Predicted 3D model of a 119-nucleotide RNA (SAM riboswitch aptamer (S box leader)) from a Bacteroidales bacterium. The sequence was found by an Rfam model in a public genome assembly.
[in-house]
């Protein structure tokens, strides 16, 4: 680091260190922050992708699925991924009565994290 799948309105805190930033920014809004941001520590929550352990169906077995449980490895603890565009297509409205264009709502892809296998 690339590829691929799967998810992404859900859920989850205190402390010490620190001292002005932060929320992926390419962009424009919005909001948090000196009643203490980021980042690091501990301690604890969350959650259920792997991995181990229980249980059920199906299998001849290897194994698939489901459900439990949280001991490991990650994860991850403001706000829908904070919204919105960055692409395509499609409804509605307006303008037009040829495309074009505005504005709003849907679905798909992008794009971003996370996690598993490969490479």
């Nucleotide at each position: 680091a690339a590829u691929u799948u799967a998810u992404a309105c859900a859920g989850a805190a205190g402390a010490g260190u620190g001292g002005a930033g932060a929320g992926a920014u390419u962009a424009g809004g919005c909001u948090c922050u000196a009643u203490g941001a980021a980042a690091c520590u501990c301690u604890g929550a969350c959650a259920a992708c792997c991995u181990c352990u229980u249980c059920g169906u199906c299998g001849a077995a290897a194994g698939a699925c489901g459900a439990a449980a949280a001991a490991g490895g990650u994860g991850c603890c403001a706000a829908u991924a904070c919204c919105u565009a960055a692409a395509u297509u499609u409804c509605g409205a307006g303008a037009a009565u040829g495309g074009c264009c505005u504005c709003g709502g849907g679905a798909u892809g992008c794009u971003u994290a996370u996690a598993a296998a490969u490479u």